[in-house]
RNA sequence: AGAGUUUGAUCAUGGCUCAGAUUGAACGCUGGCGGUAUGCUUAACACAUGCAAGUCGAACGGUAAAACAUGGGAGCUUGCUCCUGAUGACGAGUGGCGGACGGGUGCGUAACGCGUGGGAAUCUACCUUGUAGUGGGGGAUAGCCCGGAGAAAUCCGGAUUAAUACCGCAUAAUCUCUACGGAGGAAAAGGGGCCUCUCCUUGGAAGCUCUUGCUAUUAGAUGAGCCCGCGUUAGAUUAGCUAGUUGGUGAGGUAAUGGCUCACCAAGGCAACGAUCUAUAGCUGGUUUGAGAGGAUGAUCAGCCACACUGGGACUGAGACACGGCCCAGACUCCUACGGGAGGCAGCAGUGGGGAAUAUUGGACAAUGGGCGCAAGCCUGAUCCAGCAAUACCGCGUGUGUGAAGAAGGCCUGAGGGUUGUAAAGCACUUUCAAUAGGGACGAAAUGUUUGAGGUUAAUAACCUUGAAUCUUGACUUAACCUAUAGAAGAAGCACCGGCUAACUCCGUGCCAGCAGCCGCGGUAAUACGGAGGGUGCAAGCGUUAAUCGGAAUUACUGGGCGUAAAGCGCUCGUAGGCGGCUUAAUAAGUUGGAAGUGAAAUCCUAUGGCUCAACCAUAGAACUGCUUUCAAAACUGUUGACCUAGAAUAUGGGAGAGGUAGAUGGAAUUUCUGGUGUAGGGGUAAAAUCCGUAGAGAUCAGAAGGAAUACCGAUUGCGAAGGCGAUCUACUGGAACAUUAUUGACGCUGAGAUUCGAAAGCGUGGGGAGCAAACAGGAUUAGAUACCCUGGUAGUCCACGCCCUAAACGAUGCACACUAGUUGUUGCUAUGCUCGACAUAGCAGUAAUGCAGUUAACACAUUAAGUGUGCCGCCUGGGGAGUACGGUCGCAAGAUUAAAACUCAAAGGAAUAGACGGGGACCCGCACAAGCGGUGGAGCAUGUGGUUUAAUUCGAAAAUACGCGAAGAACCUUACCUACUCUUGACAUCCCGUGAACUUUCCAGAAAUGACUUAGUGCCUUCGGGAACUGAGAGACAGGUGCUGCACGGCUGUCGUCAGCUCGUGUCGUGAGAUGUUGGGUUAAGUCCCGCAACGAGCGCAACCCCUAUCUUUAGUUGCCAGCACGUAAUGGUGGGAACUCUAGAGAGACUGCCGGUGAUAAGCCGGAGGAAGGUGGGGACGACGUCAAGUCAUCAUGGCCCUUACGGGAUGGGCUACACACGUGCUACAAUGGUGCAUACAGAGGGUUGCCAACCAGCGAUGGGGAGCUAAUCCCAGAAAGUGCAUCUUAGUCCGGAUUGGAGUCUGCAACUCGACUCCAUGAAGUUGGAAUCGCUAGUAAUCGCGAAUCAGCAACGUCGCGGUGAAUACGUUCCCGGGCCUUGUACACACCGCCCGUCACACCAUGGGAGUGGGUUGCACCAGAAGUAGCUAGACUAACUGUUUACAGAGGUCGGUUACCACGGUGUGGUUCAUGACUGGGGUGAAGUCGUAACAAGGUAGCC
Repeated sequence: AGAGUUUGAUCAUGGCUCAGAUUGAACGCUGGCGGUAUGCUUAACACAUGCAAGUCGAACGGUAAAACAUGGGAGCUUGCUCCUGAUGACGAGUGGCGGACGGGUGCGUAACGCGUGGGAAUCUACCUUGUAGUGGGGGAUAGCCCGGAGAAAUCCGGAUUAAUACCGCAUAAUCUCUACGGAGGAAAAGGGGCCUCUCCUUGGAAGCUCUUGCUAUUAGAUGAGCCCGCGUUAGAUUAGCUAGUUGGUGAGGUAAUGGCUCACCAAGGCAACGAUCUAUAGCUGGUUUGAGAGGAUGAUCAGCCACACUGGGACUGAGACACGGCCCAGACUCCUACGGGAGGCAGCAGUGGGGAAUAUUGGACAAUGGGCGCAAGCCUGAUCCAGCAAUACCGCGUGUGUGAAGAAGGCCUGAGGGUUGUAAAGCACUUUCAAUAGGGACGAAAUGUUUGAGGUUAAUAACCUUGAAUCUUGACUUAACCUAUAGAAGAAGCACCGGCUAACUCCGUGCCAGCAGCCGCGGUAAUACGGAGGGUGCAAGCGUUAAUCGGAAUUACUGGGCGUAAAGCGCUCGUAGGCGGCUUAAUAAGUUGGAAGUGAAAUCCUAUGGCUCAACCAUAGAACUGCUUUCAAAACUGUUGACCUAGAAUAUGGGAGAGGUAGAUGGAAUUUCUGGUGUAGGGGUAAAAUCCGUAGAGAUCAGAAGGAAUACCGAUUGCGAAGGCGAUCUACUGGAACAUUAUUGACGCUGAGAUUCGAAAGCGUGGGGAGCAAACAGGAUUAGAUACCCUGGUAGUCCACGCCCUAAACGAUGCACACUAGUUGUUGCUAUGCUCGACAUAGCAGUAAUGCAGUUAACACAUUAAGUGUGCCGCCUGGGGAGUACGGUCGCAAGAUUAAAACUCAAAGGAAUAGACGGGGACCCGCACAAGCGGUGGAGCAUGUGGUUUAAUUCGAAAAUACGCGAAGAACCUUACCUACUCUUGACAUCCCGUGAACUUUCCAGAAAUGACUUAGUGCCUUCGGGAACUGAGAGACAGGUGCUGCACGGCUGUCGUCAGCUCGUGUCGUGAGAUGUUGGGUUAAGUCCCGCAACGAGCGCAACCCCUAUCUUUAGUUGCCAGCACGUAAUGGUGGGAACUCUAGAGAGACUGCCGGUGAUAAGCCGGAGGAAGGUGGGGACGACGUCAAGUCAUCAUGGCCCUUACGGGAUGGGCUACACACGUGCUACAAUGGUGCAUACAGAGGGUUGCCAACCAGCGAUGGGGAGCUAAUCCCAGAAAGUGCAUCUUAGUCCGGAUUGGAGUCUGCAACUCGACUCCAUGAAGUUGGAAUCGCUAGUAAUCGCGAAUCAGCAACGUCGCGGUGAAUACGUUCCCGGGCCUUGUACACACCGCCCGUCACACCAUGGGAGUGGGUUGCACCAGAAGUAGCUAGACUAACUGUUUACAGAGGUCGGUUACCACGGUGUGGUUCAUGACUGGGGUGAAGUCGUAACAAGGUAGCC
């Protein structure tokens, strides 16, 4: 510090996700040791049991228990028992101090609660300090005892008693109050010691003295109370709140200020700088994260606050409205004799419960601290320790060295090896930790006792201070630490390995099981699932989950944006607020600097030190960025005073304008009405129809009526804030620009709320209504057509008044100001110049185009900024849900405005790129259309396919690019299929062992394979060891598979397409994908060539090179040829001969736009011509760029993986592939006269032939048979070419057309023609009279037509296929249209690329949510009732020790109880608000597998789309 994820790819926007750190954690797997920390985050839920606050006998009366000894006494059993409070002590009680600390928890609280800094009107036990005192009296009471009630808790009565308990009196202040005269006003004693003085005298009393207390008061310290400034969560879908409320006066009350309380008076107080209300929450030091700023958090430790079962209340006290106190009410639990009582773990342990989850009913007061005490001491679940837990942090160990036969085993393998791996074993060492044994600190200082010195004192007591000696005090502790012993001995797991992200292979599984943080894996070769081997990371832990910060500049103060990605309010005016020109003076609020105080400690940081290190701890420093006070400065901001004119405004002048409102007045046109002329149509559309018209339309002429809109001018024109404004004239009126001087003197800019205006549609009332026209009706279109088109037509559109308040209200661009190159047009005003104009130049203001810098993701913007800056406002923060619900406000309504959440997705969106596509455009090509010729589709047959059938009808091929295709030939074989039979190392290959030569032959069973039987034979080579080939037998390695996967592959092939394209290097442009080149102007069959050009070159394609063919030359001349010469025949190159010709087959020539003319740009080329056998690639063929279709083929072959192995392999028999209601493709034959039939007759080319072609001749009607010559082929044979030509016949008929089908008889091949061959003859003589919609081929030696040959092959289903020649046309104006293709451009929401994408209803399932008659909770406002305990006030009743008075068995003062009033908790009634849950039914929303209906959007999306 970044990374993954939207796309075919790119840039940017934007969300989601990951890597880091952290935790009081939990869960899973695993687990050796120690140190230091931490440990109910949930139910402030309920609690059994034990403990957590007592102490003081030196305050008191006393003596229940227990102790031991002394003293005394008694009993006697002479060493025991009993009694005795005298002592050390001490239960209960009175009294004092402490139970307000310490410990727990976080309910409540949004508050002066907390933090920070200040303040004045206060109290403060114990402590310190100063001053003064501590005199003298009194009456009670608990306990104890007696009696009584009760189950108990407890209570009542009587008698007696003490105090440091209680109450007066005296005295007193620098105390309190005060009207300034005065008045009020305290105390308690306890303990130790001494007799010098007095009295009694063992010794004590008074007294003295020491000490601890007590009282009053001063000051302090400590602690507490109160007040104030500032800071302290979210919601405005909470906007108004408040009657003790705000203030005053007086009184009361308090420790103290104060509406704290009350009476009266006034009407205030708070709030947009967020009152009130609602929700949530203890606050802080800190903790965690972060570079920081920030964010989140508030466990442990520390400070403050609040609370103690829930609510209320006071008492006591220095302090409480009191965790382990009291009273009352309530809920709950327990006891009960049913009458009544008891209780409060949010103390420490512990239990139940809740929960994912959090420990022992431990030890000790040894240390630190607290309470009481003179002290010893007692108490202390505070605390210190131990126990449990890997909960966290830190440290250590689980060995070290050597060791290659690179062991075994595992895994992989290309079978060689690789890896685990120096790892192990082995050898040599070490012993930390743990174990055992032995030793062994610090934490301990004190107190006490003895004693020295000093202080105090009369004092050598006592006490205090300070030394010395001495006796002791350890829970932890079986500790830390040290030593010894033995032995590698006791000690490694977890997660991950597709990318992010370090780490790869095999097997299993087969969209299943499963994984997953995001992207995404899994449908038979999964590095992603599960296992294994190996590897990577961390390590006594490792992963997962949850949570926080970070990354996230993704709320942007530091540090973001708003033309198109989310985002500028529709527009003005203007309030608060924010910001604000020049000069000067003052001030000092902001600002800057210094000083002082504070910012608790701990934490963090730095340094040093202590535990062996570290964690941890200690000491010191720094820091705590803050607040307060004070001093100083005066630039800037603020404030105040004074001045200025550059901002702003006003006055003046002449111009421009669809600026606004009202009134008046025109003309053109549409429509209607009236009248005339006139006759059959008009209107409308792609085409029609509805409609109007013979009752006279439309057309035309004249007149009238009425409403709406204002042609031309008219223009990137003008005006206005925007919406918007368009005939002319008049009246009223707003604003801007320009020019000129003058005036005011910052008066300015922006603008939350508020307010005004605000297209169209819509609403209300009243008018108006020509045209147009939602709704509606009809006609068309259509599968449908609630649409598009047509004919009609009502609201509305118009006017007046009043509402509505929204638009893609757009420049998708807030307002104002300043600055930053230009050029060109145009509108308004002005100035200057002259040639005086329809002129030129300049300035200001507006409005456009283009363009630099700059900006921008790009597109683009660019002085009218989207550039550079300033000020202010508004708005945005992923998509959907949703601009929706609920609530509020506005509205007559429609609706507008404000505006969420649950849930769901990993994207949604912008700009640009290259493709593909378009019922977009431009150009071009092709038998693509058109023009022609002939077919197919109808019939019969042949053949292939589908379907059906079947035991099987083997398999494959499927639009074009499957279907006379694989198959150039299924009777058996082929053959892969089916049936029954049969073999198991196999029909075939290699290896091993052993047999036999091989081989020939007979007969039997069987459908055959096969089984059984039989006959004959002894080979070849040899270095004599043996070897080679063959045969049948055996064992196992293995063979075998036309079994699966063409979506694992190779090879081969089809198709686009013989279309003209497809790319690269370097350079240049662009952030980039990419572009350029390859586009453009011409031209071509062609990316063919030329020219131009930020491109220059190159490659694969095109063309050419190759083959055939067309002409000629030359060479050669048999089997071919025969012109001339000769011989011969009935005839024939038959023969001699010839080499001319044809031909054969080698080598050459020829054609290149080369020549001429025209045209073109002087080019490329095109057009015409000449010559030539051939002319513009002469005609054919082979040849197929980058790629596309997961195209075809595992059944040609090859091949990975999987599968079968007495079978999915092998053999053999018969059957099937030939089935047959039917559908389709491809063909043949026809339907006839351009023909059929009969007779005669002419002319090819290219092939094939020894298992063969087969002549002559003979037989047969014929297929064919017999026969045998020739030929291994330019020699012989197949072999007769046919159409054609000549003659004759048929005469339009289902025929002398057509030949299917069927019957009979045969021929040939072949082991075999039944299923199932071909051919021949005789007989039979079906459909069919030119073929619907639709569709195919062909541009010249082509179509059409005619025959011939070959491959395969025993034969043949061949009418097929591949070749060969014969005869031999028609037509092409042209590119509008159909199909396919090329190039350029345009749009795109497509990229699996239009066979694309995608919208809505309906149906089904699930999810969350709104409404809903209501129902049930919580909380709260108002009104009222009620009123426990308590406090305060009052008090006529009852009772009454202390004091006072005396009239003394009384009275007073006062008190207690009772009563009553006020306040008030619980509770109750009524009525509202708010919130949560639930609810028949219902609304929309979201998500789901390949459901239904249509096709709205994306292309001109087929009616441009959108608001």